[in-house]
Context: one part of a larger RNA
């Protein structure tokens, strides 16, 4: 030196990615309690006091001698409990041991209790009620199954199935050009099949001296023209479907800036709000707050490399072993280490 533990001068967060971990704090009784808010909450807020023993003086409830009597009331003395005030006593210390909250302020994300990587993640990630879309007329839809068959469901559209979103409030904007779906059925395109026009193979027989031609019937092998569905092109519709939401140039009585004009493009050029953001590259942007000093935090700014509206926007009490910043209190985390138990390890034996 190593583990687990107690105690520490004087400082108290200097420690260190970060107060991680250790202290503080704690129960009960009275007091007294702010923003904000969805009026329930926030709240145990915060912050204060008390708290043990004798003795006094009261109070209550129980219980009954008794006492009145409408069998209902009133009640001594004692007990048993509970409570309040007065004076006293003791110690460093009275919830004297165990057990049992630190607490405040700001923000970010998610509304919320929940759920989740059995064994490195518990979370901002699933889920959620709620919202909106859409399929589904029951033999439903849609799922498992070769099927019987079953589940939905002994339910029937306030119902059952998928998908996105995620209480609440206020709101959810342009674009149907591509892609999906929906829906119309004139037209164009179009398979297998039908029809089969024509053509080819083969050969009875015919003609030839021969070589060879020619060539009915049946069988075959190919086939034009016509009929001949969805779908596809074509037309419409549809965004809480997938998805997308410009550029260049010029302009005012200082500069600057640009309410304002021009032009090119496009389906349409990002509306509201938000903004250096869990998004900001340059970046430690500026500006301000906080600190003696703040890459980090909070409040503006907008120049949004590369926000944005149900892949939600943007707020928001309450809640969070959530993440990020700061303050009181508090300590051995540190300044800088000492000491002591109790093990474990080493020497002898």
């Nucleotide at each position: 030196a190593c583990c687990u533990c107690g105690u520490u001068a004087a400082g108290g967060a200097a420690c260190u990615c970060g107060g991680c971990a250790a202290u503080c704090u704690a129960g009960c009784c009275c007091c007294g309690u702010a923003a904000c808010u969805u009026a329930g909450g926030a709240a145990g807020a915060a912050g204060g006091g008390g708290u043990c023993c004798u003795u006094c003086c009261a109070g209550g409830u129980g219980u009954c001698a008794g006492a009145u009597u409408a069998c209902a009331u009133c009640a001594a003395a004692g007990c048993a409990c509970c409570c309040g005030g007065g004076a006293g006593g003791c110690g460093c210390a009275g919830u004297g041991a165990a057990a049992g909250a630190g607490c405040u302020c700001u923000g970010g994300c998610g509304a919320c209790u929940g759920u989740u990587u059995a064994u490195c993640a518990a979370a901002a990630a699933c889920a959620c009620a709620g919202c909106a879309c859409u399929c589904u007329g029951c033999a439903a839809a849609c799922u498992c199954g070769c099927a019987a068959g079953a589940g939905g469901a002994a339910g029937u559209a306030u119902a059952g199935g998928g998908u996105g979103u995620g209480a609440c409030a206020c709101g959810u904007g342009a674009c149907c050009a591509a892609u999906g779906c929906c829906g119309a059925a004139a037209g164009g395109u179009u398979a297998a099949g039908g029809c089969g026009a024509g053509g080819g193979g083969u050969u009875a027989g015919c003609c030839g001296c021969a070589a060879g031609g020619c060539g009915a019937a049946g069988c075959u092998c190919c086939g034009a023209c016509c009929c001949g569905a969805a779908g596809c092109c074509c037309c419409g519709g549809u965004g809480a479907a997938u998805g997308u939401c410009g550029g260049c140039c010029g302009u005012a009585a200082c500069u600057a800036u640009a309410a304002c004009g021009g032009u090119c493009c496009u389906a349409a050029g990002g509306u509201a709000g938000c903004g250096a953001a869990a998004u900001u590259c340059c970046u430690u942007g500026u500006c301000g707050g906080g600190u003696a000093a703040g890459u980090u935090c909070c409040g503006a700014c907008c120049u949004g490399c590369a926000c944005g509206a149900a892949u939600c926007g943007u707020g928001u009490a309450a809640c969070g072993a959530u993440c990020a910043g700061a303050g009181c209190g508090c300590u051995g985390u540190c300044u800088c280490a000492a000491c002591g138990a109790g093990g474990a390890u080493c020497u002898c034996g």

Annotation
Large-subunit ribosomal RNA, domain IV from a Lentisphaerota bacterium, 349 nucleotides, folded computationally. It was read from a public genome assembly. Lineage of the source: Bacteria > Pseudomonadati > Lentisphaerota. It matches the Rfam family "Bacterial large subunit ribosomal RNA". The coordinates come from a structure-prediction model, not an experiment, and the mean pLDDT is 87.